[in-house]
Order: sequence, then C1' cells, then structure tokens
RNA sequence: GGGCCGGUAGCUCAGUGGCAGAGCGUCCCGUUCGCAUCGGGAAGGUCGUGGGUUCAACUCCCAUCCGGUCCA
Repeated sequence: GGGCCGGUAGCUCAGUGGCAGAGCGUCCCGUUCGCAUCGGGAAGGUCGUGGGUUCAACUCCCAUCCGGUCCA
C1' cells in the first nucleotide's frame, strides 16, 4: 500500500429500508427477621465520523477514523 471482517446501552451482542432491542450489570418495589434467589418496574443510545440516495437509513452508496485478520 491492497483485500476481507468488525465499531449499536456500562459489558457481551442481535437488528440488512418503516417503533432501536436482548442477556448481564445499575437503581426502585414486592417476597425475607436480614441477605441471596425469584417476581415486577425504571433509568441508560447524536447506531464510530462526515456526506449522498430515498417519502423514510443502524440497514443502501461514497469518503474517512479506529480495531482485528490476510496478502505484498
């Protein structure tokens, strides 16, 4: 320098055009003498960044940054 994969909640990851979600974690309530477990609820996201296409973009296109991997 080139190819490919990835970047979404605090962590691990789904979601491949029409509402942003799960598990774990955090907080609150119930249960208990208390803790744990269990049950219920809540908060938490400019979807790496900038632009384009579209009525509508996490999703498609272009550029770019970061990480991984392969080739030279």

Predicted 3D model of a 72-nucleotide RNA (transfer RNA) from a Pseudomonadota bacterium.